The RNA shown here (SAM riboswitch aptamer (S box leader)) has 93 nucleotides and comes from a marine eukaryotic metagenome. The sequence is in RNAcentral, with records from MGnify. It matches the Rfam family "SAM riboswitch aptamer (S box leader)". Rfam describes the family as follows. The SAM riboswitch is found upstream of a number of genes which code for proteins involved in methionine or cysteine biosynthesis in Gram-positive bacteria. Its mean pLDDT, the model's own confidence on a scale to 100, is 82.

[in-house]
RNA sequence: CUUAUUGAGAGUGACUGAGGGAAUGGGCCCGAUGACGUCCGGCAACCGGUGGAAACACGGUGCUAAAUCCCACAGAGAAAUCUGGAAGAUGAG
Numbered sequence: 001c002u003u004a005u006u007g008a009g010a011g012u013g014a015c016u017g018a019g020g021g022a023a024u025g026g027g028c029c030c031g032a033u034g035a036c037g038u039c040c041g042g043c044a045a046c047c048g049g050u051g052g053a054a055a056c057a058c059g060g061u062g063c064u065a066a067a068u069c070c071c072a073c074a075g076a077g078a079a080a081u082c083u084g085g086a087a088g089a090u091g092a093g
Base pairs, nucleotide, nucleotide: 001093002092003091004090005089006088011040013039014038015037019030020029021028024072025071026070027069041064042063043062045061046060047059050057051056068087073084074083075082076081
C1' cells in the first nucleotide's frame, strides 16, 4: 500500500502496585473491594504447514469492561437520532 472484518465471545486465579480506557480536544467510565501490566487460564476470528471423512485437534497471529466506550468530518432530520466517511485495531497478501 491492497483487501476482509470491526454491536458476538472470553477469569471469584497468581504476581505487581497507580494510574488506565491508541493520539489531540470534549464527554463518560474503570481503578487500593487492586485497575494498567506480566504469567496462567479462557474465547473466537483470520491464515494455513500437519492429522482427520467430518466435527475438531495442533500450529502462526489475535483478543479477553463498556459498539473500536461515545463525539469530532459529510449528508438527512425541528430534535432525538440515523446513514456514510475518516482515523484506529486485527488478519491475510